[in-house]
The prediction has a mean pLDDT of 81. Large-subunit ribosomal RNA, domain III from Salinisphaera sp. LB1, 384 nucleotides, folded computationally. The RNAcentral record of the full RNA draws on ENA and SILVA. Its Rfam family is "Bacterial large subunit ribosomal RNA".
Context: one part of a larger RNA
RNA sequence: GAGUAACGAUAAGGCAGGUGAAAAACCUGCCCGCCGAAAAUCCAAGGUUUCCUGCGCAACGCUAUUCGGCGCAGGGUGAGUCGGCUCCUAAGGCGAGGCCGAAAGGCGUAGUCGAUGGGAAACGGGUUAAUAUUCCCGUACCUCGCUUAACUGCGAUGGGGUGACGAAGAAGGUUAGGCUGGCCGGGUGAUGGUUAUCCCGGUUUAAGCUUGUAGGCAGGUCUUCCAGGCAAAUCCGGAAGGCUAAUGUCGAGAAGCGAUGACGAGUGCCCAAGGGCGCGAAGCAGUUGAUACCACGCUUCCAGGAAAAACCUCUAAGCUUCAGGUUAAGCAGACCGUACCCCAAACCGACACAGGUGGAUAAGGUGAGAAUCCUAAGGCGUAU
Numbered sequence: 001g002a003g004u005a006a007c008g009a010u011a012a013g014g015c016a017g018g019u020g021a022a023a024a025a026c027c028u029g030c031c032c033g034c035c036g037a038a039a040a041u042c043c044a045a046g047g048u049u050u051c052c053u054g055c056g057c058a059a060c061g062c063u064a065u066u067c068g069g070c071g072c073a074g075g076g077u078g079a080g081u082c083g084g085c086u087c088c089u090a091a092g093g094c095g096a097g098g099c100c101g102a103a104a105g106g107c108g109u110a111g112u113c114g115a116u117g118g119g120a121a122a123c124g125g126g127u128u129a130a131u132a133u134u135c136c137c138g139u140a141c142c143u144c145g146c147u148u149a150a151c152u153g154c155g156a157u158g159g160g161g162u163g164a165c166g167a168a169g170a171a172g173g174u175u176a177g178g179c180u181g182g183c184c185g186g187g188u189g190a191u192g193g194u195u196a197u198c199c200c201g202g203u204u205u206a207a208g209c210u211u212g213u214a215g216g217c218a219g220g221u222c223u224u225c226c227a228g229g230c231a232a233a234u235c236c237g238g239a240a241g242g243c244u245a246a247u248g249u250c251g252a253g254a255a256g257c258g259a260u261g262a263c264g265a266g267u268g269c270c271c272a273a274g275g276g277c278g279c280g281a282a283g284c285a286g287u288u289g290a291u292a293c294c295a296c297g298c299u300u301c302c303a304g305g306a307a308a309a310a311c312c313u314c315u316a317a318g319c320u321u322c323a324g325g326u327u328a329a330g331c332a333g334a335c336c337g338u339a340c341c342c343c344a345a346a347c348c349g350a351c352a353c354a355g356g357u358g359g360a361u362a363a364g365g366u367g368a369g370a371a372u373c374c375u376a377a378g379g380c381g382u383a384u
Stems, first nucleotide, its partner, number of pairs: 013031006032381004040361004046341002050339001051075006060068002080141002082337003087118002092113003098107003122139005142333002145331008153319002158314004166301004172294003177288005182203006204262002208257003215250004219244008228236002263283001266279006302305001347356002363375003
């Protein structure tokens, strides 16, 4: 320079009470305002204790601070079913032998890793200051291994099927959700009116089991034969013949049970900080309706749209008192992650930075709409 610029989006604050040495900023309450396809909620990545509680205010916070993502201390993350690993493979990596290279090393077969994909199984309610599909209550489901019992042709690293897949478009059946009515509980207005066809609130309930619907797909079954599927096959494939019009399979949703339960507006008692313990009404119908499900199912088209395992089936070697298989019951189900932030003051940007950051849910009025404006739930008015 200069007590100058600046104090980081113009969403906005006001009042009362509390605490305290001190309050515009902390806590509580009542108003006001802002977002609402987000400035809400839940995850992935990333961060790594920032989560909760108590104490504290030097520094950090663009001011103050009794407050804090700050300091100190204590506490907090509970799983057969969520995710991972025990399984599988993609791009790609590594790579026994092998080939190449002066070497270092490069390439690559068998193989072995590698999810962003395939692959078994859990929902509803309650609970903590802080975790919950993990704890508790209730009701379920799956699997391999072992044991027991009964019955019994089993058997793979091999064969076959399946898994198994594009884009666009259209129609249908449903559901989530919404709205309205009925029902249940409460209210009667400090202002002109409002006992009414008025106002306010609620009307919620899963997985699973039973059933197998709207609908989709495939005709079904028997006999004989076969140079195919690296061997075999009763399986797949091919051929011939007979009988037959239904049968099989997939499949949302609905209904019943689950549930004489839970939840539930409201209400009673207790301590009065904030909570604790109870009781508990109605709990139905209509309408609308998805971008969700049936389902990449159907139609059309050309650019012709992963693999492997799990699963089903077939036999080979072999076993056939054993083993193995089926059914039932019982036992078992380890290890790792789980707090918190996650369009952000906690991630990436040197900062509590007007920037950037993948996915899911996503209500009402207006509307073609996830636009716009106003609102719900919820969250904010953040540091001068």